The prediction has a mean pLDDT of 80. Predicted 3D model of a 72-nucleotide RNA (transfer RNA) from a Candidatus Woesebacteria bacterium. Rfam family: tRNA. It is annotated as a transfer RNA.
[in-house]
RNA sequence: GGCCCCAUAGCUCAAUGGUAGAGCAACACCCUUUUAAGGUGAUGGUUGGGGGUUCGAGUCCCUCUGGGGUCA
Numbered sequence: 001g002g003c004c005c006c007a008u009a010g011c012u013c014a015a016u017g018g019u020a021g022a023g024c025a026a027c028a029c030c031c032u033u034u035u036a037a038g039g040u041g042a043u044g045g046u047u048g049g050g051g052g053u054u055c056g057a058g059u060c061c062c063u064c065u066g067g068g069g070u071c072a
Base pairs, nucleotide, nucleotide: 001071002070003069004068005067006066007065010024011023012022013021018055027041028040029039030038048064049063050062051061052060
């Protein structure tokens, strides 16, 4: 330098172009003599940046940034 893949909650990951979710962690409460385990609940997101298409974009297109793989 060419090609391919990835970027979504603190972490690991989902999400047919049509309300962005789950598990874990953290928080509150219940349970327990206490801790752990268990149960309930609420919170937590400019979906990496910018632009485009569309009535509507996490999803499709372009570009940039970061990471990984591969070829030379």

Taxonomically the source falls in Candidatus Woeseibacteriota (Bacteria, Bacteria candidate phyla).